[in-house]
A computed fold for a 76-nucleotide RNA, annotated as c-di-GMP-I riboswitch aptamer.
RNA sequence: GGCUGUGAAGGGCAAACUCACGGUAACGUGAGGACGCAAAGCUUCGGAUCCUUUCGGGGAUGGCCGGGCUGCCACG
Numbered sequence: 001g002g003c004u005g006u007g008a009a010g011g012g013c014a015a016a017c018u019c020a021c022g023g024u025a026a027c028g029u030g031a032g033g034a035c036g037c038a039a040a041g042c043u044u045c046g047g048a049u050c051c052u053u054u055c056g057g058g059g060a061u062g063g064c065c066g067g068g069c070u071g072c073c074a075c076g
Base pairs, nucleotide, nucleotide: 003076004074005073012037013036017032018031019030020029021028022027035063041069042068043067045066046065047064048061049060050059051058052057
């Protein structure tokens, strides 16, 4: 440095649901809460799904898949 993630340690994130706020909506943010996650860190580049539309478009999901960038620990 690469592969790998069955073991260990220290940690990290946080689905559903509830409340508040924002948004026409998909959904987002905060708090509570943990179903899960070794990239569940970041990125709409390709696809997928969804919302909206004056049908030209505009938008949402990175916890749907692939790609790109970055990264902790370690038996091996």
Rfam family: c-di-GMP-I riboswitch aptamer. The family is grouped with related families in Rfam's "c-di-GMP_I riboswitch clan".